[in-house]
RNA sequence: UGGCGUGGACGGGCGGCCGCGGCGGGCCUUGGGUCCGACGAGGAAAGUCCGAGCACGACAGGACACGGUGGUGGGUAACGCCCACCCGCCUGGGCCUUGGCCUGGGUGCGGGAAAGUGCCACAGAAAACACACCGCCGAUGGGCCGGCUUGCCGGUCACAGGUAAGGUUGAAAUGGUGCGGUAAGAGCGCACCGCCGGUCUGGUGACAGGCCGGGCACGGCAAACCCCACCGCGUGCAAGACCAAGCAGCGACGCCGCGGGCAACCGCGCGGGCCGGUCCGGCCCGGGUCGAAAGGCCACGUCGCGGGUAGGUUGCUUGAGCCCGUCGGCAACGGCGGGCCUAGAGAAAUGGUCGCCCCCACGGCUCGCCGUGGGACAGAACUCGGCUUACAGGCCACGCCAACAA
Numbered sequence: 001u002g003g004c005g006u007g008g009a010c011g012g013g014c015g016g017c018c019g020c021g022g023c024g025g026g027c028c029u030u031g032g033g034u035c036c037g038a039c040g041a042g043g044a045a046a047g048u049c050c051g052a053g054c055a056c057g058a059c060a061g062g063a064c065a066c067g068g069u070g071g072u073g074g075g076u077a078a079c080g081c082c083c084a085c086c087c088g089c090c091u092g093g094g095c096c097u098u099g100g101c102c103u104g105g106g107u108g109c110g111g112g113a114a115a116g117u118g119c120c121a122c123a124g125a126a127a128a129c130a131c132a133c134c135g136c137c138g139a140u141g142g143g144c145c146g147g148c149u150u151g152c153c154g155g156u157c158a159c160a161g162g163u164a165a166g167g168u169u170g171a172a173a174u175g176g177u178g179c180g181g182u183a184a185g186a187g188c189g190c191a192c193c194g195c196c197g198g199u200c201u202g203g204u205g206a207c208a209g210g211c212c213g214g215g216c217a218c219g220g221c222a223a224a225c226c227c228c229a230c231c232g233c234g235u236g237c238a239a240g241a242c243c244a245a246g247c248a249g250c251g252a253c254g255c256c257g258c259g260g261g262c263a264a265c266c267g268c269g270c271g272g273g274c275c276g277g278u279c280c281g282g283c284c285c286g287g288g289u290c291g292a293a294a295g296g297c298c299a300c301g302u303c304g305c306g307g308g309u310a311g312g313u314u315g316c317u318u319g320a321g322c323c324c325g326u327c328g329g330c331a332a333c334g335g336c337g338g339g340c341c342u343a344g345a346g347a348a349a350u351g352g353u354c355g356c357c358c359c360c361a362c363g364g365c366u367c368g369c370c371g372u373g374g375g376a377c378a379g380a381a382c383u384c385g386g387c388u389u390a391c392a393g394g395c396c397a398c399g400c401c402a403a404c405a406a
Stems, first nucleotide, its partner, number of pairs: 001402008010393001012357007020040002023037006042377001046388002049386005054236004066232005071085005086110001087108010111227002116225002118221003133167002135163003140160002142157007175193006194216001195214008240314004249305006256269005270286007287298004321340008358375007
């Protein structure tokens, strides 16, 4: 310098003009309009997969069923998340003595297979309770041949039988290596490793190490049923709360005009009728219909009532918040102190355009510029904590590799 891996942080910058959203202020103002000002998407706003807050509904308690989680300890409001550790597997390096020890990295849905049930395809002799295809042996028994000292020896066959060392199959084959042993073999015997049981020590614990005993009994699969432990009500801000036109419903009242008081009412007036009396006064009536009347019903109107639609307000963004410092802790994280306020729309604003700069690609070329094109993934919708997925480009740290220089 380049490449790869892991982790972290970023993810175009500045300015002009036009425009949008809510907020604050000024002016006009019935709603509202207009001007000014600061603010206005993300690391994932995404998938909606986990965990919570909040809200409403449901709910004695317990059990069953169903679903989820699953080494240990810690962090956290909580989690299936995070941190540290343990164990298994894979891999790099170093050291000594085969075999181990030390150290770095990666990875694991990592409880239980001696509670029960089930499954283990193909291949293979055999897949879980035993078995033997090719082999090996054939000690012992048997057949045949030979010898002779006549009941023994030798050879041979592989019939009975023994064996599981080796081969073959498979994801997996009844502990491994070595020595002894044997007819051949075999934990048959022994040493070491492994395994099982007991015990001691260390550790909060998962677990680790030591000692003693046992030849070894127990294949794998629980991301098969199942068993064990722990956890788990349902629906989601279109949750929910408040105000509330119009229409419909119910109740009370009014119903000739004008004026005044919520309105119905009162005063005055008008029209019609009647009476007294002589040009003035009094009384009755004044939407329709039924009725002799009281009153009922209908239409219209006024006031009110409850539920509640449209619509409006709220929930709504100050929160398990962010930044800095310091202390505790290996860490995740926590305590304390100081500072900061950072979108709240509602069918949904956060945009467009121009100029300069930055980065990338291509082309030209007077080797320094010019021209053209492009700048990822993506778009808040109640709010947090996580996980997962998408992502052009450059930056930082660490590790590994290659080349070059000193």
A computed fold for a 406-nucleotide RNA from a Phycisphaeraceae bacterium, annotated as Bacterial RNase P class A.
Its mean pLDDT, the model's own confidence on a scale to 100, is 77.
The model forms 91% of the base pairs in the Rfam consensus.
The organism belongs to Phycisphaeraceae, within Bacteria.